[in-house]
Context: one part of a larger RNA
RNA sequence: GACGAACGCUGGCGGCGUGCUUUACACAUGCAAGUCGAACGAUGAAGUUCCUUCGGGAAUGGAUUAGUGGCGAACGGGUGAGGAACACGUGAGAAAUCUGCCCUUCAUUUUGGGAUAACUCCGGGAAACCGGGGCUAAUACCGAAUACUCCAUCCCGGUGGCAUCACUGGGCUGGGAAAGAAUUUCGAUGAAGGUUGAUCUCGCGGCCUAUCAGCUAGUUGGUGAGGUAAUGGCUCACCAAGGCAACGACGGGUAGCCGGCCUGAGAGGGCGACCGGCCACACUGGGACUGAGACACGGCCCAGACUCCUACGGGAGGCAGCAGUGGGGAAUAUUGGGCAAUGGGCGCAAGCCUGACCCAGCGACGCCGCGUGAGGGAUGAAGGUCUUCGGAUUGUAAACCUCUUUCAGCGGGGACGUGGCGAAAGUGACGGUACCCAAAGAAGAAGCACCGGCUAACUAUGUGCCAGCAGCCGCGGUAAUACAUAGGGUGCAAGCGUUGUCC
Numbered sequence: 001g002a003c004g005a006a007c008g009c010u011g012g013c014g015g016c017g018u019g020c021u022u023u024a025c026a027c028a029u030g031c032a033a034g035u036c037g038a039a040c041g042a043u044g045a046a047g048u049u050c051c052u053u054c055g056g057g058a059a060u061g062g063a064u065u066a067g068u069g070g071c072g073a074a075c076g077g078g079u080g081a082g083g084a085a086c087a088c089g090u091g092a093g094a095a096a097u098c099u100g101c102c103c104u105u106c107a108u109u110u111u112g113g114g115a116u117a118a119c120u121c122c123g124g125g126a127a128a129c130c131g132g133g134g135c136u137a138a139u140a141c142c143g144a145a146u147a148c149u150c151c152a153u154c155c156c157g158g159u160g161g162c163a164u165c166a167c168u169g170g171g172c173u174g175g176g177a178a179a180g181a182a183u184u185u186c187g188a189u190g191a192a193g194g195u196u197g198a199u200c201u202c203g204c205g206g207c208c209u210a211u212c213a214g215c216u217a218g219u220u221g222g223u224g225a226g227g228u229a230a231u232g233g234c235u236c237a238c239c240a241a242g243g244c245a246a247c248g249a250c251g252g253g254u255a256g257c258c259g260g261c262c263u264g265a266g267a268g269g270g271c272g273a274c275c276g277g278c279c280a281c282a283c284u285g286g287g288a289c290u291g292a293g294a295c296a297c298g299g300c301c302c303a304g305a306c307u308c309c310u311a312c313g314g315g316a317g318g319c320a321g322c323a324g325u326g327g328g329g330a331a332u333a334u335u336g337g338g339c340a341a342u343g344g345g346c347g348c349a350a351g352c353c354u355g356a357c358c359c360a361g362c363g364a365c366g367c368c369g370c371g372u373g374a375g376g377g378a379u380g381a382a383g384g385u386c387u388u389c390g391g392a393u394u395g396u397a398a399a400c401c402u403c404u405u406u407c408a409g410c411g412g413g414g415a416c417g418u419g420g421c422g423a424a425a426g427u428g429a430c431g432g433u434a435c436c437c438a439a440a441g442a443a444g445a446a447g448c449a450c451c452g453g454c455u456a457a458c459u460a461u462g463u464g465c466c467a468g469c470a471g472c473c474g475c476g477g478u479a480a481u482a483c484a485u486a487g488g489g490u491g492c493a494a495g496c497g498u499u500g501u502c503c
Base pairs, nucleotide, nucleotide: 001502002501003500005499006498007497008496009495012370013369014368015367016366017365018363019362020328025326026325027324029323030322031321034071035070036069039068040067042065047060048059049058050057051056078281079280080279088205089204090203091202092201093200094199097198098197102194103193104192105191106190107189108188109187110144111143112142113141119134120133121132122131123130124129150175151174152173154171155170156169157168158167159166160165180186181185207253208252209251214244215243216242219241220240221239222238223237224236225235226234256278257277258276259275260271261270262269263268283304284303285302286301287300306317307316308315309314334360336359337358338357342356343354344353345352346351373403374402375401376400383394384393385392386391407444411437412436413435417430420427421426447492448491449490450489451488452473453472454471458487459486460485461484462483468475469474
């Protein structure tokens, strides 16, 4: 000098930040991912119109609800357990790769079929939920046709390259599409290109330990096959006997990495909280399914530990999301408001959802700013302290006089948030906040540490190697500037000290 700090004493206001560093300990409760009726069949409220025997009925209408279907749920948010590794950083490569939505270009959107949920009937179960019969729709599912720069086998060429090869022209055969809804349009399918995202490979770089010296059998390489979007011992069969290591293999310990942050003249050293990028994880271990994308925090299956329900047969759960609770701890906040803005998902849109986000609350935790008054005022008042008893000091300090009113408080007025949506009316969580105006009154607002030297600041009393102080040197045993108290002083100041850690 610095801090995500804590502790002691003290504490007026505001702005901006920041706040479980410990048990990746366990979690009550609420919320955190839905949306689309312009894909589909049902359901059919209010309202309107008509009829009425005033009981109601019919038509229209389309709110609402579960289901089928589509998209999203792989983003956003959290945490740092594991991992010393192509995990990260940086620079290359992929002629070894994939890419939903989006953009561009070309072409198409033809013709059929059978089911199934919802619903209804029956049954089982305490429940979670499940089984059977019957009916029905689609942008759900399955055939057929057609099609190209698509795919596969084969044949004939051309151009290029860093090897395997890449690009490209022609031909035979075989194979592969589609979906409608709506009336501003939104979609569907094939092919090519782009964008974005993802995956893989390599060079180099960044911890400690030799009181770890040898390690290795899918091990190292080859051939073939399987698998993958794709290369590859990734996996398997066979063959060979290799591969790594004192330039530190193997083992052990520790650790998320980086942009950066702190310190320092720099070189360097330490750290990786907040913010941003990447990685890993989601009760513990394992596994796959769906999908463009997951081996998937608020999905599924299995095993385990734990918790809960049970009619004992069987079921349910996963806060390292936001709040909140217990526990641990020196220690870390509200079970708040709003989708107004920014961004995201769905939707033609209106809109719905969004604990992302924007705000508010709590904490002097940090930084910054402001205030606690200003000018005058000597009989140098009283009181306190010291005293050589003369006085000195507190001290212009107070009183007193003249002013001012920041901030806080009271009263009145009162936003912007550049717009978005809507036919219009209207519509802002923050917020009656910021800000502006008026009135009143010095009124409501100072402490903490230190004073032997280092180190700015001294006397008195008490105590008597006691009580105590102390960062180092060291003070205290009867005149202690070093302990305790008082007066005075010094330094900082809404803070001041102490402790811890780093330079």